[in-house]
RNA sequence: GGUUGAUAAAGGCAAACUAUCCGAAAGGAUAGGACGCAAAGUCAUGGGUCUAAAGCAUCAAAUGCUAUGAGCGCCAGACUGCCGGC
Numbered sequence: 001g002g003u004u005g006a007u008a009a010a011g012g013c014a015a016a017c018u019a020u021c022c023g024a025a026a027g028g029a030u031a032g033g034a035c036g037c038a039a040a041g042u043c044a045u046g047g048g049u050c051u052a053a054a055g056c057a058u059c060a061a062a063u064g065c066u067a068u069g070a071g072c073g074c075c076a077g078a079c080u081g082c083c084g085g086c
Base pairs, nucleotide, nucleotide: 002086003085004084005083012037013036017032018031019030020029021028022027035073041079042078043077045076046075047074049070050069055065056064057063
């Protein structure tokens, strides 16, 4: 450097749910909590997904469309990284 995650060690992250706060919502932050994870580390670049405040359609209401919002613990891609085997 490449490849791999059978065994082992040191450790790491933290789903659902609960509380408080932020947000129009999706969702997020912190604390508790562990379903899982060898990239469950980072980046919304492509696809897919969620939401629809503002905007548009409509006289209005209801409804529909729409991302500039969200999400990488959906699938790819890029970058980086611990330990062990070969």